[in-house]
RNA sequence: CUUAUCCAGAGAGGGAGAGGGACUGGCCCGAUGAUACCUCAGCAACAGAUUCUAAUUAAUAGAAAACUGUGCUAAUUCCACAAGCAUGAUGCUUGGAAGAUAAG
Numbered sequence: 001c002u003u004a005u006c007c008a009g010a011g012a013g014g015g016a017g018a019g020g021g022a023c024u025g026g027c028c029c030g031a032u033g034a035u036a037c038c039u040c041a042g043c044a045a046c047a048g049a050u051u052c053u054a055a056u057u058a059a060u061a062g063a064a065a066a067c068u069g070u071g072c073u074a075a076u077u078c079c080a081c082a083a084g085c086a087u088g089a090u091g092c093u094u095g096g097a098a099g100a101u102a103a104g
Stems, first nucleotide, its partner, number of pairs: 001104006011040004019029003024080003041073003046069003050064005077098001081095006
């Protein structure tokens, strides 16, 4: 840089001790110890390998499973932005930006 996905799912312990949730605003989490790190456990199924089905081989598609490489385990990517619709608050739909993850 390209493509795909992002309203599902899954937490305990350890040591340490102050901010953290990417970014600005909001709103949350945090000395009843957060975030990050380590250990163990788990979730998912992106890629590789495996099994089954599509009569057979190849290709392809679907399903199963979870061995390997990643990833993830507060809140929809926590929300926001633009347009449209409805509204008492506000909500819904579509689209975009940025970000995250995987494969190339």
Model confidence (mean pLDDT): 83 of 100. Predicted 3D model of a 104-nucleotide RNA (SAM riboswitch aptamer (S box leader)) from uncultured Rossellomorea sp.